Large-subunit ribosomal RNA, domain II from an Acidilobaceae archaeon, 686 nucleotides, folded computationally. Rfam family: Archaeal large subunit ribosomal RNA. A reference for the family is Yusupov et al. (2001), "Crystal structure of the ribosome at 5.5 A resolution", Science. The source organism's lineage runs through Archaea, Thermoproteati, Thermoproteota, Thermoprotei and Acidilobaceae. The coordinates come from a structure-prediction model, not an experiment, and the mean pLDDT is 85.
Context: one part of a larger RNA
RNA sequence: GCCUACGAGUUAUCUUCGUUAGCGAGGUUAAUAGACUCAGUCUAGGAGCCGAAGCGAAAGCGAGUCUGAAUAGGGCGUUUAGUUAGCGGGGAUAGACGCGAAACCAAGUGAUCUACCCAUGGUCAGGGUGAAGCAAGGUUAACCCCUUGUGGAGGCCCGAACCAGUUGACGUUGAAAAGUCUUUGGAUGAACUGUGGGUAGGGGUGAAAGGCCAAUCAAACUUGGAAAUAUCUCGUACUCCCCGAAAUGCCUUUAGGGGCAGCCUCGAGGAAAGUGUUAUAGAGGUAGAGCUACCGAUUGGGUGCGAGGGUUUCACCGCCUAUCAAUCCCUGACGAACUCCGAAUGCUAUAACAUAUACUCGGGAGUGAGGCUAUGGGUGCUAAGGUCCGUGGCCGAGAGGGAAACAACCCAGACCAUCAGCUAAGGUCCCUAAAUGUAAUCUAAGUUGAUCUAACGAGGUCUGUUUGCAGUGACAGCUAGGAUGUUGGCUUGGAAGCAGCCAUUCAUUUAAAGAGUGCGUAACAGCUCACUAGUCGAGCGGACGGGCGUGGAUGAUAAUCGGGCAUCAAGAUUACUACCGAAGCUAUGGACUUAUACAAAAAGUAUAAUUGGUAGGGGAGCAUUCCGGCGACGUCGAAGCAGUAUCGUGAGGUAUUGUGGAGUUUCCGGAAAAGCAAAUGUAGGC
Numbered sequence: 001g002c003c004u005a006c007g008a009g010u011u012a013u014c015u016u017c018g019u020u021a022g023c024g025a026g027g028u029u030a031a032u033a034g035a036c037u038c039a040g041u042c043u044a045g046g047a048g049c050c051g052a053a054g055c056g057a058a059a060g061c062g063a064g065u066c067u068g069a070a071u072a073g074g075g076c077g078u079u080u081a082g083u084u085a086g087c088g089g090g091g092a093u094a095g096a097c098g099c100g101a102a103a104c105c106a107a108g109u110g111a112u113c114u115a116c117c118c119a120u121g122g123u124c125a126g127g128g129u130g131a132a133g134c135a136a137g138g139u140u141a142a143c144c145c146c147u148u149g150u151g152g153a154g155g156c157c158c159g160a161a162c163c164a165g166u167u168g169a170c171g172u173u174g175a176a177a178a179g180u181c182u183u184u185g186g187a188u189g190a191a192c193u194g195u196g197g198g199u200a201g202g203g204g205u206g207a208a209a210g211g212c213c214a215a216u217c218a219a220a221c222u223u224g225g226a227a228a229u230a231u232c233u234c235g236u237a238c239u240c241c242c243c244g245a246a247a248u249g250c251c252u253u254u255a256g257g258g259g260c261a262g263c264c265u266c267g268a269g270g271a272a273a274g275u276g277u278u279a280u281a282g283a284g285g286u287a288g289a290g291c292u293a294c295c296g297a298u299u300g301g302g303u304g305c306g307a308g309g310g311u312u313u314c315a316c317c318g319c320c321u322a323u324c325a326a327u328c329c330c331u332g333a334c335g336a337a338c339u340c341c342g343a344a345u346g347c348u349a350u351a352a353c354a355u356a357u358a359c360u361c362g363g364g365a366g367u368g369a370g371g372c373u374a375u376g377g378g379u380g381c382u383a384a385g386g387u388c389c390g391u392g393g394c395c396g397a398g399a400g401g402g403a404a405a406c407a408a409c410c411c412a413g414a415c416c417a418u419c420a421g422c423u424a425a426g427g428u429c430c431c432u433a434a435a436u437g438u439a440a441u442c443u444a445a446g447u448u449g450a451u452c453u454a455a456c457g458a459g460g461u462c463u464g465u466u467u468g469c470a471g472u473g474a475c476a477g478c479u480a481g482g483a484u485g486u487u488g489g490c491u492u493g494g495a496a497g498c499a500g501c502c503a504u505u506c507a508u509u510u511a512a513a514g515a516g517u518g519c520g521u522a523a524c525a526g527c528u529c530a531c532u533a534g535u536c537g538a539g540c541g542g543a544c545g546g547g548c549g550u551g552g553a554u555g556a557u558a559a560u561c562g563g564g565c566a567u568c569a570a571g572a573u574u575a576c577u578a579c580c581g582a583a584g585c586u587a588u589g590g591a592c593u594u595a596u597a598c599a600a601a602a603a604g605u606a607u608a609a610u611u612g613g614u615a616g617g618g619g620a621g622c623a624u625u626c627c628g629g630c631g632a633c634g635u636c637g638a639a640g641c642a643g644u645a646u647c648g649u650g651a652g653g654u655a656u657u658g659u660g661g662a663g664u665u666u667c668c669g670g671a672a673a674a675g676c677a678a679a680u681g682u683a684g685g686c
Base pairs, nucleotide, nucleotide: 001686002685003684004683005682006681011094012093013092014091015090016089017088018087019086020085021084022083023082026050027049028048032044033043034042035041036040054061055060064076065075066074067073097235098234100232104225105224106223107222108221109220115199116198117197118196119195120194121193122192123191124189126158127157128156129154133150134149135148136147137146138145162186163185164184168181169180170179201217203213204212205211238621239620240619241618242617243616248261249260250259251258252257262367263366264364265363266362267361268360269359274355275354276353277352278351279350280349281348282347288341289339290338295335296334300330301329302328306324307323308321309320310319311318370395371394372393373392374391375390376389377388378387379386400411401410402409415590416589417588418587420586421585422584426580427579428578429564430563431562435577437576438575439574440573441572442571448566449565456551457550460548461547462546463545464544465543466542467541468540469539477535478534479533480532481531483508484507485506488502489501490500514529518527519526591611593609594608595607596606597605598604622675624672625671626670627669628668629667631665632664633663640659641658642657643656644655645654646653647652
């Protein structure tokens, strides 16, 4: 992992609601007793319970009563239906759908492991060092002291056994639930070790690590209280049909749990309240807008109360001003907590039309973690797949088509069948269903071809507007000229058009030619431009827009539009036609449910509509085991197992064949140890 078996809303009592039945202003017995056909049934038994009257704390009164001074008002009642039993949906008390703690308490069992202690035994190769003491000699007045020898001390040294466990490797479903190899520490001591004994669970023991106390220790193990408790996790078993949520508000030692309300479902009720559109009438202060309409803030200018500074003066009064500045005027412009104004929506009311909800009472819930997207906002950085509200949609609980893939985007809501048709979004060269479609323009960048790109730059190209020049010849090219006073003056070593400074940058000859546009020289020279003529012969320049392109352009697994590939396109823009394309719509056949009509006991027929669905509510069924009743089948072959055929929307049923070898079962009812894929489920097998 698979298979088989087992495996979770039960039972008792009370209560509430529904339903079926009996009796009914009543209903009903319990214990107990008796009888019988004795796991039971029948009879007796009226104690008791519920109901028929309530109100008040009570006395008490009573269809009323209490409060109260009240014949007032108000509270609770009155205008009748209950009760007993069966069954079903909830609730309460019990283990209460099942499994699951860590823990708590009690009584016991453990020191054969290990910690420490007590008693009694045992063990420690070999080698080294050489303390005290002693002896001899020296020395001293005597000590002291020195030398040599002897001696054999030490939690001394090296190193086996023994004890330990430092390093590294291996081992890691191991040879081993702690080891092996290498290496290392101690090795006469606070040493190691045998045997016997002691200390016990909030207790021991501890050279102290919360260590150890039998592979278990921040409180051992065993049994019991005990099915502890678990607002938590997981699991919770056959079918079909109808409806179908919520992730919100308030409160909560409350925030992943609850209570009440909201939203779902079932039953009953009365009834047309609900919703939409149109019209009419309203309330309102948002969007916008505005502010010489207030409040606050505010640009520039004018005016300049007042202040500062200066001056004069003993002082006042004065005078002046590159300063600040009230008020007012002109001008510009801002505000969630500004408003002289002011929508659209939404809301309220009335009417008509359309549709079929809305509401009340009662039974049962689930939900109370929401998410994305569009839009109005707050917060944040007008950041976030951020966060918090409002209003829609969708996912949640929604399949199908499109977006390559992709809960939420676009289209569209799946009852079933069909080798039929039409469309939506989106597409039509090939992968790939359908146009290598029509008309026209643009793009040359593979831009683009279904993910974003800026400021800024550029004789890319197409196009529009406007303004100049042009057969009295434009623009471009070519030929020629481009001179003189003069090397203007100054400056400077030099400065001659061209380092720099200055300016009536003048004048002359001219078709034209600057006291010079750039290159150049040390300075000149030289080349060139402006300007002019000739040649040529038709358009040539400037400015401002628009379209498509271009640079700007940089990302992390491996290039690419999904790919191949595509250039008068298979790219972009515009218009048009055809086709493809979904579980949408249609066609044909069939089914469920609901409503209406016929019929009415059910069933049926017709028409119309409906039939996605999680939590959840409701309805109808299938199967298993046992029981009661009427029956039926079976050695001429029961159950079980296997194959085939067939019926039913389905759970499932039936027939038959083989196997098997002795019981089984329809129908109508009843009762449950009544259905497995999951619980790291339990046991067995493989």